Description:
The RNA shown here (transfer RNA) has 73 nucleotides and comes from an Actinomycetota bacterium. Its mean pLDDT, the model's own confidence on a scale to 100, is 82. The sequence was found in a public genome assembly. Rfam family: tRNA. From the family's description: Transfer RNA (tRNA) molecules are approximately 80 nucleotides in length.

């Protein structure tokens, strides 16, 4: 220098018809208990990496950029 893959909640990750953003863990409150743990219920938590484009509408399609992993030289 070139190719491929990845980037979504604090962490690990789902998300295929392009049409309401999710799970587990973690965190908070409540219930249960003499108490703790477990368990249950409810809740908080998101610039879907960034900038553009297409579209009535984009996490999802297209281009560029940044970062990470990997391959070639």
């Nucleotide at each position: 220098g070139g190719g491929g893959c990845c980037a979504u909640a604090g962490c690990u990750c789902a998300g295929u018809u392009g049409g309401u953003a999710g799970a587990g863990c973690g965190c908070g409150a409540c219930g249960c208990u003499u108490g703790c743990a477990u368990c249950g219920u409810c809740g908080a938590g998101g610039u879907c990496g960034c900038c553009g484009g297409u579209u009535c509408g984009a996490g999802c399609c297209c281009g560029g950029c940044u970062g990470g992993c990997u391959c070639c030289a």